RNA sequence: AUUGAACGCUGGCGGAAUGCUUUACACAUGCAAGUCGAACGGAGGAUAAGAAGCUUGCUUCUUAUCUUUAGUGGCGAACGGGUGAGUAAUGUAUAGGAACGUACCGUAUAGAGGGGGAUAAUCAUUCGAAAGGAUGACUAAUACCGCAUACACUCCGAGGAGGAAAGCAGGGGACUCGCAAGAGCCUUGCGCUACACGAGCGGCCUAUAUCUGAUUAGCUAGUUGGUGAGGUAAGAGCUCACCAAGGCGACGAUCAGUAGCUGGUCUGAGAGGAUGAUCAGCCACACUGGAACUGAGACACGGUCCAGACUCCUACGGGAGGCAGCAGUGGGGAAUUUUGGACAAUGGGCGCAAGCCUGAUCCAGCCAUUCCGCGUGAGUGAAGAAGGCCUUCGGGUUGUAAAGCUCUUUAGUCAGGGAGGAAAGCUUAGUGGUUAAUACCUGCUGAGUAUGACAGUACCUGAAGAAUAAGCACCGGCUAACUACGUGCCAGCAGCCGCGGUAAUACGUAGGGUGCAAGCGUUAAUCGGAAUUACUGGGCGUAAAGCGUGCGCAGGCGGAUAAUUAAGUCAGACGUGAAAGCCCCGAGCUUAACUUGGGAACGGCGUUUGAAACUGGUUAUCUAGAAUACGUCAGAGGGGGGUGGAAUUCCACGUGUAGCAGUGAAAUGCGUAGAGAUGUGGAGGAACACCGAUGGCGAAGGCAGCCCCCUGGGAUGAUAUUGACGCUCAUGCACGAAAGCGUGGGGAGCAAACAGGAUUAGAUACCCUGGUAGUCCACGCCCUAAACGAUGUCAACUGGUUGUUGGGUGCGUAAGCACUUAGUAACGAAGCUAACGCGAGAAGUUGACCGCCUGGGGAGUACGGUCGCAAGAUUAAAACUCAAAGGAAUUGACGGGGACCCGCACAAGCGGUGGAUGAUGUGGAUUAAUUCGAUGCAACGCGAAAAACCUUACCUACCCUUGACAUGCCACUAACGAAGCAGAGAUGCAUUAGGUGCUCGAAAGAGAAAGUGGACACAGGUGCUGCAUGGCUGUCGUCAGCUCGUGUCGUGAGAUGUUGGGUUAAGUCCCGCAACGAGCGCAACCCUUGUCCUUAGUUGCCAUCAUUUAGUUGGGCACUUUAAGGAGACUGCCGGUGACAAACCGGAGGAAGGUGGGGAUGACGUCAAGUCCUCAUGGCCCUUAUGGGUAGGGCUUCACACGUCAUACAAUGGUCGGUACAGAGGGUCGCGAAACCGCGAGGUGGAGCCAAUCUCAGAAAGCCGAUCGUAGUCCGGAUUGUAGUCUGCAACUCGACUACAUGAAGUCGGAAUCGCUAGUAAUCGCGGAUCAGCAUGUCGCGGUGAAUACGUUCCCGGGUCUUGUACACACCGCCCGUCACACCAUGGGAGUGGGGGAUACCAGAAGUAGGUAGCUUAACCUUCGGGAGGGCGCUUACCACGGUAUGUUUCAUGACUGGGGUG
Repeated sequence: AUUGAACGCUGGCGGAAUGCUUUACACAUGCAAGUCGAACGGAGGAUAAGAAGCUUGCUUCUUAUCUUUAGUGGCGAACGGGUGAGUAAUGUAUAGGAACGUACCGUAUAGAGGGGGAUAAUCAUUCGAAAGGAUGACUAAUACCGCAUACACUCCGAGGAGGAAAGCAGGGGACUCGCAAGAGCCUUGCGCUACACGAGCGGCCUAUAUCUGAUUAGCUAGUUGGUGAGGUAAGAGCUCACCAAGGCGACGAUCAGUAGCUGGUCUGAGAGGAUGAUCAGCCACACUGGAACUGAGACACGGUCCAGACUCCUACGGGAGGCAGCAGUGGGGAAUUUUGGACAAUGGGCGCAAGCCUGAUCCAGCCAUUCCGCGUGAGUGAAGAAGGCCUUCGGGUUGUAAAGCUCUUUAGUCAGGGAGGAAAGCUUAGUGGUUAAUACCUGCUGAGUAUGACAGUACCUGAAGAAUAAGCACCGGCUAACUACGUGCCAGCAGCCGCGGUAAUACGUAGGGUGCAAGCGUUAAUCGGAAUUACUGGGCGUAAAGCGUGCGCAGGCGGAUAAUUAAGUCAGACGUGAAAGCCCCGAGCUUAACUUGGGAACGGCGUUUGAAACUGGUUAUCUAGAAUACGUCAGAGGGGGGUGGAAUUCCACGUGUAGCAGUGAAAUGCGUAGAGAUGUGGAGGAACACCGAUGGCGAAGGCAGCCCCCUGGGAUGAUAUUGACGCUCAUGCACGAAAGCGUGGGGAGCAAACAGGAUUAGAUACCCUGGUAGUCCACGCCCUAAACGAUGUCAACUGGUUGUUGGGUGCGUAAGCACUUAGUAACGAAGCUAACGCGAGAAGUUGACCGCCUGGGGAGUACGGUCGCAAGAUUAAAACUCAAAGGAAUUGACGGGGACCCGCACAAGCGGUGGAUGAUGUGGAUUAAUUCGAUGCAACGCGAAAAACCUUACCUACCCUUGACAUGCCACUAACGAAGCAGAGAUGCAUUAGGUGCUCGAAAGAGAAAGUGGACACAGGUGCUGCAUGGCUGUCGUCAGCUCGUGUCGUGAGAUGUUGGGUUAAGUCCCGCAACGAGCGCAACCCUUGUCCUUAGUUGCCAUCAUUUAGUUGGGCACUUUAAGGAGACUGCCGGUGACAAACCGGAGGAAGGUGGGGAUGACGUCAAGUCCUCAUGGCCCUUAUGGGUAGGGCUUCACACGUCAUACAAUGGUCGGUACAGAGGGUCGCGAAACCGCGAGGUGGAGCCAAUCUCAGAAAGCCGAUCGUAGUCCGGAUUGUAGUCUGCAACUCGACUACAUGAAGUCGGAAUCGCUAGUAAUCGCGGAUCAGCAUGUCGCGGUGAAUACGUUCCCGGGUCUUGUACACACCGCCCGUCACACCAUGGGAGUGGGGGAUACCAGAAGUAGGUAGCUUAACCUUCGGGAGGGCGCUUACCACGGUAUGUUUCAUGACUGGGGUG
């Protein structure tokens, strides 16, 4: 885009068209083929006339006219109408042909004379239920039969012979016959007979075209041809007899499946593809099968006979029927109409005609089934109404939409008018033609007259009145159109991708929008897009795809010159290509659809005339392709025979002694019965080191010691010969590694299977020790490989460079160089390719031929065939299932891949953890509650820099409800506020004692602030979601990376830069480079510390001068120090290395040397990392509660497990005594001195200090002495008891400390694991924050103060480059197979049940043809006896249905079973 459609929702009108696609299933009822009285005889009826009878208005008879039914006869019924079952050619389409028929029609010629015998109807009798008959009697014809005549007919022996007919009707003057009617006669019309021609129609034949399957390859016996005969309308094996053995087939016979064919229709740019409704042409069929009759025509839809199935009637004896005609019914189905009107028109049959018949046809009815047209109103109208929806609350949108105002009236309703389809015909007048004619017939003109189913329809006019008339689908992308609410991987959507797990533009609803519109969507189907079967117009190295290789018949294609031919080809003409349809130009319906006129077109086929370039054929010639002869050459080319040495193994003997062998390490194995080792000799089989190569040969597989014989191919050189002999190749034939098979040999080594030993969780493996088939030979099979260059063969053409093998030519003394040819390799231009890559050996540009491919899986499988001894090979599907499978390249990530580098990463060291006790956090358990969060590194002395109450979020109990807190409104009151009672308290009650404030104002009063009460907006939430978020933080990681602009390269993703060579702590720097620059990171700038200088000296300091217990005081600011500012360090200098670089190494100087030490500083990003309980915040939830208040409890529990710490286990120590030296901090609700009291915690005290001034504040380890003597101790201090101190409303749950007493575990810690590289580890004490009190935690401070680093193999983490990848949620990835369960389709299967066709035999209805004993018989002949001819019967041949048997094919089903697919 389309449809004969169907379904869902909806539905105003008209025009035109279509309407059982399914069961060729079964059919009730009505109709669909009759007509002619001008062919015929009868019977009935009506009208008119006449006659008779008489019951004078009836009956009978006759005649005339008209009419009807049945019959005889003629014509028609073979058309028209329906359907598509069968049919793959007996069909159709196109173009031809010769051996035919033809009623009606046209033209022409001739004829139409004279006779005969019957028969239906009818009547009578009779059988039967009926349908239907039987017998006898009568009768007519345009029915039937002879005779005559006859050609242009047929036969022929060429002399002859045979063969025909029918009348009817109208008109008519004379004449003849007749009682009359009438007849004869004449004429006209219709009809009849014979023959010829024509037209149209039909039969037959030929060529070409006409679906799928080769898992259908051979078919055929009247088959193919001939001769003769028969037969037909006609040719022919159409049929028969005889003879011959042919005919068809890979250009697809035969068989199987499917199917009516065509003009056309739909689609498409076309070529094509699909289709064959309506309309038109042809064919076939008419319940199923068979058969003939009649006829011009049938083997006959509404005819006959027979058989069968089914239905109906029946008196059970027997009969009837055939809607695939029009309506209609049942059934089937998703689905398809009225048991309508009329012959008015068009057409058909009959008839002289009038006319009759016509479900053909014309009309109407039903259905939005399709196409076309029209309408459902138009203009104005902003307060942008109300309502709805959304909202950032401002507004936006629906929306000029509505309302309102002003108009119009198509369609519809009502009323009135009103065409065209109708003219032939008939009658009549005139006038032509014809004719003897004013008949007849016929043409033209005029007049008259009849006829309409549709239907009072189309159309026209008038009236009223916006009145009666809009839906459907969609709105994530493709694809035009977005928001809200509900829902919460549910419900659902979905054409593909996909959407939905609490903020859904994707589900449902609403508002809005978009698209179509009396329709809109969905489903089904066809073509297109699809170059996705590629003729136009594709491919095959790696995506699917080159047969393993060659030879070669058929086939396809084929070098040069000349002539000829004319098959192909080209041109002209003619015929045909039906009409309709499509296209163009017109015309008619108001337009369109529709109808109609003309044209063009119909790519085709045929006939004919030309042309002769090209292809083909023929003839003649040529040598460039191909081949042959001759010379030379290389070679693991093949087959056979012989022969050689090294090595392994085995055997024998000698020497000789304890191991050998094997492995990562071992063991099995061999060996004291003498191995292994070594020496000599022997046996046997297999394979041929070095040469050896990117080498050579071969068609491929493949081929390797040396020699001999036989043999194939190739290269090269120059001449000669043949003269296109060529290329490719379906089927075919041959060869074809390894393994395997058969028979017979052989068997050293190796070695499937097998055995043992190891390894391992296991180890039917890898490793080891053995070991059989096999490997080897001969003969015969198998026929497959990643049989690979994953690249078919042949030929031509197209830049270069380098190596190598064989041959040749030239130059050169030679080495060698140049050229050429045939191979074989590496790189590479153009070009090609999706890219990778290929690139004269093409995957480039072309030609010829063959093979193969068409999404993945199922499956190279099943079934069938062929081959094979088997294994199996070859050929080769489908159901079902998925939305991918695949190629090349890119970026990452990963690797028990590679290279380089770094890090307390390992190593080297020191000290720990893991064991004990305690502290603390977590898990778990418990509980009314044990609030919540953090969970590998990167949670666990974490949030928490302090849980007794508070904190507090949890639990229990008791209370409050505009609230503890904010803003707004109203009223009142200043605010504030004691004592008292109840209660656990919050709170309640009770009164009031007191108190009168600020601003304005003279005052009254008003206002502000605050409080109380009230109503409502609201407050409040440590409630949920860190996976809706901001902010902040952790981590990789202080790792050296992460990017951009422009340019360049690539089809692109992307690359380059950023890689490479060096170097660095560093993407730090240098060099090189299709890159050049830049940004965030690194470094530096900042703080601190280390040296010096300047400035300034108080509360700091004290060298000099005094003074003192004391820098206490005077004095001073030199020093120390403090705190401000400067200096200093930059690889700057020297030497070496390096590339004349960057840089590195060493050195000098210097307080400090190569970022001096430390800190702050954290790139792009990753982990949906952490946090809604810091804060902020979207959404959701609670609102007398999930908010607020109070008391008590809990967060402090405890079989257990883990993390982090403290203290120890002791002598480098404990205890006691004495004694020395810090730094950095804190302090007014504070630090708190001296002094006194207490064993002590502490108390009393209160000086001083808002701090370089006073104070906390005694530093400790250390040092000097004493003691302990290796012990569960004079170690260790848990636990417990008693007594106290301090803080605080309050130490019970649940604080810290003190004294005395008690004195657990623990004697250095398994597997495993942590920190640290220098003022570091270790060790020692001091201070701060939090804080009423509480520190083993944490953040700081100083004192003492080590050991070790060879080095980067390994573990962990990281960086750069590279490589592989089937990973991309990225190796915690992906993914294979069995087993279990469910479902699905399918193969096998003892079989079972149907269908189709075949062969053989039996059988044989009806019918036709042949024969004929029996019976019978009007026309003709007859010598009257009979004959000719016919009929019935019987019989023969053919044959339908049916039966038996065999094999074949197909479908369904089948216990069980095989694999496959999905979950």

Predicted 3D model of a 1463-nucleotide RNA (small-subunit ribosomal RNA) from an uncultured bacterium. Rfam family: Bacterial small subunit ribosomal RNA. The coordinates come from a structure-prediction model, not an experiment, and the mean pLDDT is 84.